Source information:
The RNA shown here (transfer RNA) has 73 nucleotides and comes from a Lachnospiraceae bacterium. Rfam family: tRNA. About the family: Transfer RNA (tRNA) molecules are approximately 80 nucleotides in length. The RNAcentral record of the sequence draws on ENA. Its mean pLDDT, the model's own confidence on a scale to 100, is 80.
Formats: sequence, C1' cells, structure tokens
RNA sequence: GUGUCUGUAGCUCAGUUGGUAGAGCAUUCUACUUUUAAUCGAAGGGUCGCAGGUUCGAGUCCUGUCAGACACA
Repeated sequence: GUGUCUGUAGCUCAGUUGGUAGAGCAUUCUACUUUUAAUCGAAGGGUCGCAGGUUCGAGUCCUGUCAGACACA
C1' cells in the first nucleotide's frame, strides 16, 4: 500500500426482510434474613465509532473517514 472482518449500556454480546434499542453480568432500591451472602421484584444507564447520502422511516442499505484484528505485498 491492497483486501477481509470487527466497532451497539460500565463489561460480555444479540438485534431476522429497513418499521418504537434488547439480554446476561455489574450498579442502585425494595422484599426476605438477627446480619451478610444467596434468592425474588423494580429502577437508572445508549447520539448504535465519527461524518454525510438514499428513504415516509436506517443499528441495518450506499459513500467517506477513524481505531483494532487478520491475510497478501
């Protein structure tokens, strides 16, 4: 330099044919318990790496760009 893949909650990851952003763990609160742990229930937490384009509508499609991994040179 060229190509492929990955980027979504604090962490690990889903997200189907484009149609309201999800799970587990963690955090906070509640119930239970003499207390802790465990368990039950609830809540908070997101410009979907960034910037544009297409569309009535984009995490998803297109373009550029940034970071990381791999392969080739």